């Protein structure tokens, strides 16, 4: 640090999505060990048991037992002042839990308390005197199951009360001083007045008292009381910081603030009365969510975001609610009361309870531990101390939950073993990996040995300091002594054992490292995102093999990061989301120049605080790490103090450039109101005048002989203002057009003057706002939604016509909203220029419309910049500033609640759940357009002849069938593979056989081969014979080669599948002029340029321009034929002359012509003229056989069409194997109601028919062509000559011509079909062949929409050979005779080619894609209602408790009384206030349902139209 994914492909914008790191985690696989951390994130849901807070006899008063001893058996010691309880003291407010509540002075931070409190500790000061009544426990009695409780009676105190004393404190009252935020603090001093205390234990010897113990004293030493001060902790109160929602916008009555009083340790509406009427809030108050806060953790380069386990500070709470009590301290977790709920126990009366301590247990849950062991250490409470307690803590136990460290060997070892996999069968891999040598010894196992953590406390000695009369005691220091370890017989050490027990998961298409087989076949699956899987899947499953990471290693959740994707650091707003439709102007923000001051910001430097821990640095300590220690550094804030004064604030002054006002001009559809003109339209009157008008692509509807339309002249009313007119003016926008008057905003121009920053922007606010609408009155000519009606149409609720209301128009009053657009807020300044155009001004000139310039305004084009590009470009999208507004992927949705407005119709502010992996900008190359331009071409026209009708041939669908064998399907399938199906062919179908097979290799054994009878049979096949032996070599036995037949094996054999796994070959767009490449150039890029452009061509063919310059494939040319000559040749060809002849080029003879075949020659716009850019070319000509590529062929660029062919062939996979191979016999492919597509042969007279008679060309023949002759009417037969072909045949050419007959008619046209007899090939002519002869003689009169072909030797017609072929031709492939017509000309219809344009196509218009309807899901709005929550306000109650009055009942301790009594005070009790729970009505929020019901979404190849994208066929 990036990466993938929108496009065919790029460049932007933007979303999802990935690779990191984390974690109190779950889950799955899997696990050797050890250290240090961690471990209910959810129900703060309910708890079983047990344990966590007690302790002190040295504060009191009492005061057991069992045990054991003695005994006189009655008892007694002792156990013991021991337990247990109880008064009383201190603790239980601290530790330890949890986060439920809380958005607040909770918390963090700096303060502040002159508004306070503080037990135990410390220092210090001054005391501690004398005295009374009481009470639990104790015993007894009663109640009660219990819990508990109540009567009586006794006692003690460091418990409880007076009472004395009061240095100092406290309270009120005067005097001074200091301080001061003016509130008051503070000290000094007078004199008043109330208020303390307790006592244990140790010790002592002089004094006293006492027999003695002892006691007073005296000490010490722990208590106790008063004051002062520290420490520690608390409370209260400030300032700043501290989540989301404005679809929460107004909140508040103790509210807000005085005054007096209460209350409190203390301010204070903390609480009452009075009085005032404030107090809070867009800087977010009220009010709804959710939330314990920090130190920190995590992430990030950082700013930042997210989080608050574990440690530790603060804060809250303790079943839930209210609520005081004691106490320094609570409104207390393991205390109290009282109400609710749950749980329990009960004798039904009552009564207990409170794990969010430790552990446990149930429930929830995806999930979280042991009912452990110990005070041995740390700490805490008590104690004088030994000590007790102490689930705090210190250990152990469970869980890979995390982080750290180690192991599971190491070194050698190539026959690269075997095995697996893979294979092009050659080998690769897995691999030094393994076995094998050879070593070590962590962990585990045995075994001995074994810690630190412990140092006190306590006792004994001894120094010393206090203190005392001296010593004990006490501090403090030395020496000793005697003890203390939960953990643990652990750590750690030594020894002995043996490679021996100890590797897994996860990936492997791209991102993202790691690839192959084999199975599946849009199926099973996978998937973080693209997406894979529909028969070769590196993407599913398995497997071998590889990457990673490793005692772990994947999924899942969450957070940060990547995301600059909220952009403060660091983002935008012309067109991707995003500038309010415009303006006035409040808050707020920002602001010209210049002195002076001040210091608020800003900088600078000291102080203090930022706790510890954690992070970063050194540095130490466990063998290392983790981990743990010491020390240092950050802790970017905070406060407070000193300094500086640039800048920005504040004050004060002075400035004129910003603004603004005065004056003096001209401009203009600026706006309001009132007045007025004419032109046209339409309607009424009248006139003229007659059949028509009007409308349209075309009609029609409609008007019109009751007189239209057309035309003349009046009238009426209403709306609009032709020309001027403009890229033009003017308005802030919307907007604004005849003309004149009035009223009136605004802005420019130009000289001076004053004012002295008065300015910009604007959140709300308020006005303005087209057009349509909506209300009330009015008008209403034209036009004109709705609506009718006429076309059109498959239909047309539509385009188009014919009417015609609303409305348009005024007047008032709403509505507020558009593409209100330059899709571009406003102001200011700076930053090249050109060229228009509007206004008012200087300058020169005699005048300025015109030339120079200067200010406003509007335009076009372009520097620089800037932009993703298009563009923008002093009127900025440029460089800068300052203020506003709005943007954060698409859909859902500018839409539902909700809130404001509005009469409505709407409008405005606005989500959400769900979905999807994109939606999008700009450009770029095709492709297409019912887009333009230019051009081809039998495309169209122009002509000639056909199909289509008609009978036949032959193909095809279709049907039929045992089978009708298979392929081909628009042009490009279809007389196409078939250059020829009776058998074969054949691949179908019936039937019969054969299984190493019909052919092929290798192999055993026989035998050569080979010929040929006979028997069964439909043949194949089977049975049984018969002749026969050959070559090499070797005497020979025998070998061998071939060649048969049998056996066995690796196997063969498949026209079985897949042309969408393929090779090859073809078709075709198309012989169309295109298709690209290298170098440079532009462009961020895709990609352009070159190849566009101008001419010109059959041509990307040439020429000319030109950031292009060259080349390649293609064009064209070399190649065949053909058309002229010419040379060489002269047989089997030819015959001019010569000679012969049977009269036949037959023969001599000859090679001149003709012809054969083989070389040249010939054309090339070269010549001339004209056009022309005088360039390619283009006309026209001359000469030529022949003329502008001369005609013809052959020759098919880059590529499309998954275009054809597995059945030529050849192939990869699949698939069958006594069959989907192979043999045979028959049948079929030839069927027939139909359809199509191609022919053929006719409908006739340019004809048929009959004699007669002339000319080809190219082909082909020995398994063959076959003459002459003979026979047959004919097919043919019989013959057999001649030819291995320029010599012989085939072979006759036919249309032509000549001459007859036919006369228009289903005929002497036509010749199908029938029949009956033949030919002729072949083993065979029934299915199912050709042809002959007789006879029969169908349909057919020229052919409907449509529809082919052809531009000259061409169409048309005639024939004629050939290939397959035993036979079979109307196909096909060739040959030649004869031989037209018409092309103005490119509108149209098809194809194609170049350029441009529009584009939401790119599978590429056979594209795309819209709504509605059906279905079926998903979420959601309304919804009569209904069910909770939470809350407000009103009322009803009113435990428990404080307080206030009351206290007639009780009452010990002071008072007064001798005493009874009284009295002070106290307590039940009662009241009254305030108040929890609860209870009742009415509201508000918010959530769940819910008949129906509206939309939205998302689904497979459903319906119905065609809206949109091309002028998308109405922009």
């Nucleotide at each position: 640090a990036g990466a993938g994914u929108u496009u065919g492909a790029u460049c932007c914008u933007g979303g999802c999505u990935c690779a990191g790191a984390g974690c109190g985690a779950a889950c799955g696989u899997u696990a050797g060990c050890g250290g240090c951390g961690g471990g209910c994130c959810u129900a703060a849901c309910a708890c079983a048991u047990g344990c966590a807070a007690g302790u002190c006899g040295a504060a009191c008063g009492a005061g057991a037992a069992a045990g054991c001893c003695c005994u006189u058996c009655g008892g007694g010691g002792u156990g013991a002042g021991u337990a247990a309880a109880g008064u009383g003291g201190c603790g239980a407010a601290c530790g330890g839990g949890u986060g439920a509540g809380u958005a607040a002075c909770g918390c963090g931070u700096a303060g502040g308390u002159a508004a306070u409190c503080u037990g135990c500790c410390c220092u210090u000061c001054g005391g501690u005197g004398g005295g009374g009544g009481a009470u639990a426990a104790c015993a007894u009695c009663c109640c009660g199951a219990a819990a508990g409780g109540g009567g009586u009676g006794c006692u003690a105190a460091u418990a409880c009360c007076g009472c004395a004393u009061a240095a100092g404190a406290c309270c009120a009252c005067g005097g001074u001083c200091u301080c001061u935020u003016c509130g008051g603090a503070g000290g000094c001093u007078g004199a008043g007045g109330g208020a303390a205390a307790a006592g244990g234990u140790g010790g002592c010897g002089a004094u006293c008292c006492g027999c003695a113990a002892g006691g007073a004293g005296c000490u010490a030493u722990c208590a106790c009381c008063g004051g002062a001060g520290g420490a520690c902790g608390a409370g209260c109160c400030u300032g700043c910081g501290u989540c989301c929602c404005a679809u929460c916008a107004g909140c508040u009555a103790g509210u807000u603030g005085g005054u007096a009083a209460g209350g409190u340790a203390a301010u204070g509406g903390c609480u009452u009365a009075c009085c005032a009427a404030g107090g809070c809030a867009u800087a977010g108050a009220c009010g709804g969510g959710u939330a314990g806060c920090u130190g920190g953790u995590c992430u990030g380069a950082g700013a930042g975001g997210a989080c608050g386990a574990u440690c530790a500070g603060c804060c809250a709470c303790a079943c839930u609610g209210g609520c005081a009590c004691u106490g320094g301290a609570a409104c207390a977790c393991g205390g109290g009361c009282c109400a609710g709920a749950c749980u329990c126990c009960u004798a039904c009366g009552g009564g207990a309870g409170g794990c969010a301590g430790c552990a446990g247990u149930g429930a929830g849950g995806a999930a979280u531990a042991u009912u452990g062991g110990g005070c041995a250490a740390u700490g805490g409470g008590c104690g004088a101390a030994a000590g007790c307690c102490u689930g705090a803590c210190c250990c152990a136990g469970c869980c890979a939950c995390g982080c750290c460290g180690c192991g599971u060997g190491a070194g050698u070892g190539a026959u690269g073993a075997a095995g697996g996999c893979c294979u092009u069968c050659g080998g690769g891999u897995u691999g030094u990996a393994a076995a094998g040598c050879u070593c070590u010894g962590u962990g585990g196992g045995g075994a001995g040995a074994g810690a630190c953590g412990a140092a006190a406390a306590u006792c004994c000695g001894g120094a010393u300091c206090a203190a005392u009369a001296a010593a004990a005691c006490g501090g403090c220091c030395c020496g000793g002594a005697c003890u203390u370890g939960a953990c643990g017989g652990u750590a750690c050490c030594u020894c002995c054992u043996u490679a021996g027990c100890a590797a897994g998961c996860a990936c492997c298409g791209g991102c993202u490292a790691a690839c192959u087989c084999u199975g599946u076949g849009c199926c099973a699956g996978c998937a973080g995102c693209c997406g894979c899987g529909g028969u070769a899947a590196g993407a599913c499953a398995g497997a071998g093999g590889g990457u990673g990471c490793a005692a772990a290693c994947g999924u899942u959740g969450c957070u940060c990061g990547g995301a600059a994707u909220u952009a403060c650091u660091g983002g935008g707003c012309g067109u991707a989301a995003a500038g309010c439709g415009c303006g006035u102007g409040u808050a707020g923000g920002c602001g010209g120049a210049u002195u002076u001051u001040u210091a608020a910001g800003u900088c600078u430097g000291g102080u203090g605080u930022g706790a510890a821990a954690g992070c970063c640095c050194g540095g130490g300590g466990c063998u290392c790490a983790a981990c743990c220690c010491c020390g240092g550094a950050a802790g970017u804030g905070c406060a407070u103090u000193g300094g500086a004064a640039a800048c920005u604030g504040c004050a004060a002054g002075a400035c004129u450039u910003g603004a603004a006002u005065a004056c003096g001009g001209g401009a203009g559809a600026g706006g309001g109101a009132a007045g007025u003109g004419g032109a046209a339209u339409u309607u009424c009157g009248a006139g003229u005048g007659u059949a028509g008008g009007g409308g349209u692509g075309a009609c029609a509807u409609c008007c019109g002989c009751a007189g239209a339309u057309a035309u003349u002249c009046g009238a009426a009313g209403g709306a609009a203002c032709a020309c001027c007119a403009g890229a033009g003016g003017c308005g802030a926008a919307g907007g604004c057009g005849g003309c004149u008057u009035c009223c009136u905003g605004g802005a420019c121009c130009g000289a001076u003057a004053u004012u002295g920053a008065c300015g910009c922007u604007g959140a709300g606010a308020c006005g303005c706002g087209a057009a349509a609408g909506c209300g009330u009155g009015g008008g209403g000519a034209g036009c004109a939604a709705a609506c009718a009606g006429g076309a059109u149409u498959a239909g047309a609720u539509g385009c188009c016509c014919u009417g015609u209301u609303a409305g348009u128009c005024c007047a008032c009053g709403c509505c507020g909203u558009a593409a209100u657009c330059g899709a571009u807020g406003g102001g200011c300044a700076c930053u090249a220029g050109a060229c228009g155009u509007u206004g008012c001004g200087g300058g020169u000139a005699c005048c300025a419309c015109u030339c120079c310039u200067g200010c406003a305004g509007u335009g076009u084009c372009g520097c620089a910049g800037c932009u993703a590009a298009c563009g923008c470009g002093u009127u900025a999208a440029g460089u800068a500033c300052c203020c506003c507004g709005c943007c954060u992927g698409g859909g859902g949705a500018g839409u539902a609640c909700g809130g404001c407005c509005g009469c409505a119709a709407g409008g405005u502010u606005a989500a959400a759940a769900c979905u999807c992996a994109a939606a999008g900008g700009a450009a770029u190359u095709g492709a297409c357009g019912g887009g333009g331009g230019c051009c081809c071409g039998c495309a169209c026209a122009a002509g000639c002849g056909g199909u289509g009708g008609a009978g036949c041939a032959u193909g095809u669908g279709g049907u039929u069938u045992a089978a009708u064998u298979c392929g081909a399907c628009g042009c490009a399938a279809c007389g196409c593979g078939c250059a020829g199906a009776a058998c074969c062919u054949u691949a179908c179908c019936c039937g019969g056989g054969c299984u190493a097979g019909a052919a092929a290799a290798c192999u055993u054994g026989a035998g050569a081969a080979g010929c040929u009878g006979g028997c069964a049979g439909a043949a194949a096949c089977g049975c049984c014979g018969g002749c026969g032996u050959g070559c090499u070599c070797g005497c020979a036995a025998g070998a061998g080669a071939g060649c048969u037949c049998c056996u066995g094996u690796c196997c063969a054999g498949g026209u079985g599948c897949u042309g969408c796994a393929u090779g090859g070959c073809u078709g075709u767009c198309g012989u169309c002029a295109g298709c690209u490449c290298g170098u440079g150039u532009c462009g961020u890029g895709a990609g352009a340029u070159g190849u566009u452009g101008g001419g010109u061509u059959a041509a990307g063919u040439c020429c000319c321009g030109c950031a292009a310059c060259g080349a390649g494939c293609g064009c064209a040319a070399c190649c065949c034929c053909u058309a002229u000559c010419c040379u060489u040749a002269g047989u089997u060809g030819c015959u001019a002359g010569c000679a012969g002849u049977u009269c036949g080029g037959c023969u001599g003879a000859g090679c001149a012509c003709u012809c054969u075949a083989a070389g040249u020659a010939g054309a090339c716009u070269g010549c001339c003229g004209g056009c022309u850019u005088c360039a390619a070319g283009c006309c026209g000509g001359a000469g030529g056989a022949a003329g502008g590529u001369g005609g013809g062929g052959a020759u098919g660029a880059c590529g499309u069409c998954a275009a054809g062919u597995c059945c030529u062939c050849a192939u990869g996979g699949c698939c069958c194997u006594u069959a989907u191979g192979u043999c045979c016999g028959g049948g079929g492919c030839u069927a027939c109601a139909c359809a199509c597509g191609u022919g053929c042969u006719a409908c006739a007279a340019u004809g048929g028919u009959c004699g007669g008679u002339a000319c080809a060309a190219a082909g082909u023949g020995u398994c063959g062509c076959g003459a002459a002759c003979c026979c047959g009417c004919g097919a043919g037969g019989g013959g057999g000559a001649g030819c291995u072909a320029a010599u012989c045949g085939c072979a006759a050419a036919a249309a032509g011509c000549c001459g007859g007959c036919c006369u228009c008619a289903g005929u002497a046209c036509g010749g199908a079909u029938u029949g009956c007899a033949g030919u002729c090939u072949g083993c065979a002519a029934c299915u199912c062949g050709a042809c002959u002869g007789c006879a029969u003689g169908a349909a057919g009169u020229c052919g409907g929409a449509a529809u082919c072909g052809c531009u000259a030797g061409u169409a048309a017609u005639c024939g004629c050979u050939g290939a397959u072929c035993a036979g079979c031709a109307g196909g096909c492939a060739g040959c030649g005779g004869u031989g037209a017509a018409u092309a103005c000309g490119u509108u149209c219809c098809c194809g194609g080619g170049c350029c441009u344009u529009g584009u939401a196509c790119a599978c590429a218009c056979c594209g795309c894609c819209c709504g509605u309807c059906a279905c079926a899901c998903c979420a959601u709005g309304g919804g009569a209602g209904u069910c909770g929550a939470g809350u407000g306000c009103u009322c009803c109650a009113g435990a428990a408790g404080u307080g206030g009055c009351u206290g007639u009942g009780c009452u010990a301790a002071c008072c007064c009384g001798c005493a009874a009594g009284g009295g002070a005070g106290g307590c039940a009790g009662g009241u009254c206030c305030c108040c929890a729970a609860g209870g009742a009505g009415u509201g508000c929020u918010u959530g769940g349902u819910a008949a129906c019901u509206g939309g939205g979404g998302u689904g497979a190849a459903g319906u119905c139209g065609u809206a949109a994208c091309a002028a998308g066929g109405u922009a």
Source information: A computed fold for a 1515-nucleotide RNA from an uncultured prokaryote, annotated as small-subunit ribosomal RNA. RNAcentral holds the sequence, with entries from ENA. It matches the Rfam family "Bacterial small subunit ribosomal RNA". Rfam links the family to the GO terms ribosome and structural constituent of ribosome. Its mean pLDDT, the model's own confidence on a scale to 100, is 85.